[in-house]
Molecule: Bacterial RNase P class A
Organism: Lachnospiraceae bacterium
RNA sequence: UGAGUGGGAUGAGUGAUCGCCGGCGCUUAGCGCGGGAGGAAAGUCCGGGCUUCACAGGGCAGGAUGCCGGAUAACGUCCGGCGGAGGCGACUCCAGGACCAGUGCAACAGAAAAUAACCGCCGGGCCGCGCAUGCGGUCAGGUAAGGGUGAAAAGGCGGUGUAAGAGACCACCGCGCCCCUGGUAACAGGUGCGGCAUAUGUAAACUCCAUCCGAAGCAAGACCAAAUAUGAAACGUUAACCCGGCCCGGUCAGUUUCAUGGUAGGUCGCUUGAGACUGUCGGUAACGGCAGUCCUAGACAGAUGAUCACUCUAGACAGAACCCGGCUUACAGUCCCACUCAUAUU
Numbered sequence: 001u002g003a004g005u006g007g008g009a010u011g012a013g014u015g016a017u018c019g020c021c022g023g024c025g026c027u028u029a030g031c032g033c034g035g036g037a038g039g040a041a042a043g044u045c046c047g048g049g050c051u052u053c054a055c056a057g058g059g060c061a062g063g064a065u066g067c068c069g070g071a072u073a074a075c076g077u078c079c080g081g082c083g084g085a086g087g088c089g090a091c092u093c094c095a096g097g098a099c100c101a102g103u104g105c106a107a108c109a110g111a112a113a114a115u116a117a118c119c120g121c122c123g124g125g126c127c128g129c130g131c132a133u134g135c136g137g138u139c140a141g142g143u144a145a146g147g148g149u150g151a152a153a154a155g156g157c158g159g160u161g162u163a164a165g166a167g168a169c170c171a172c173c174g175c176g177c178c179c180c181u182g183g184u185a186a187c188a189g190g191u192g193c194g195g196c197a198u199a200u201g202u203a204a205a206c207u208c209c210a211u212c213c214g215a216a217g218c219a220a221g222a223c224c225a226a227a228u229a230u231g232a233a234a235c236g237u238u239a240a241c242c243c244g245g246c247c248c249g250g251u252c253a254g255u256u257u258c259a260u261g262g263u264a265g266g267u268c269g270c271u272u273g274a275g276a277c278u279g280u281c282g283g284u285a286a287c288g289g290c291a292g293u294c295c296u297a298g299a300c301a302g303a304u305g306a307u308c309a310c311u312c313u314a315g316a317c318a319g320a321a322c323c324c325g326g327c328u329u330a331c332a333g334u335c336c337c338a339c340u341c342a343u344a345u346u
Stems, first nucleotide, its partner, number of pairs: 001342010012311007020036002023033004038317001042328002045326005050217004057248004062213005067081005082096001083094004097208002102206002104202003118147002120143003124139006155173002158170003174196001175194003179190004221268004230259006242250001275294008
């Protein structure tokens, strides 16, 4: 200097005038002081706080997660490690338990996808050709090393051996098992033993194993105000309705459906939080302890808009509706930190 990898910040700013919402105060139909959308507010994908069912359970079904250890209110999230794959590397990715519990599926190609023989190789019989080594055809036998097909074909490679071959045998590797060492563990390393139906892939196929899981939701729910009629059916008092589905169990005397008429305005929930920032201690880290400082939107057909001037990197994605912790997606321009590779110079 160039090319990369990982992480972070910002998201136009300043001033003036008019306008909108809420809080507090006052001399109150006005004035003053302070405050007023995000890093994702999006998606509604997970987990909870809170409210109700409800006096309160068990089992089945169903759903979710899936290596080990830790963090957390909790999680399918995060941190650290192990194993595997990719990359020269910094780093990135993994829906990471089980295929000997069982059942499925694998198009096409190929002889064959698990009861293996298409081309080949070997030895024997018969026939034909040839001077001969031999060549061709056919029949029964041996073979799975070589070739072909395929993602995958009875572990790999180098030898011994054989009629030709084959873990048939041997060394090395791979695989399995016992033991030892290190580690909390996943796992790693080492010695020894074993020719090894350990012989494909797929469980993001059904399934098996281990662990966990009530449901509904702020249009939850509570209070005040207003209105509060009629008709027709079904089930039930010996337990129906009800508690996400089913069964058991439990409480209780009314429960449910249809047609038609009346009322429906307001308050709370509603923002002080598993809160934020700074410092310090512990921890590799996620995070936790201690101390100090701060209060930062609560709207309800739904509030922050308009104009002017200046600066500048010339402005992206985009608007709270009970709250919080995550994940995923979108993002113009600018800036910062750390690391890797290449080249050149000293």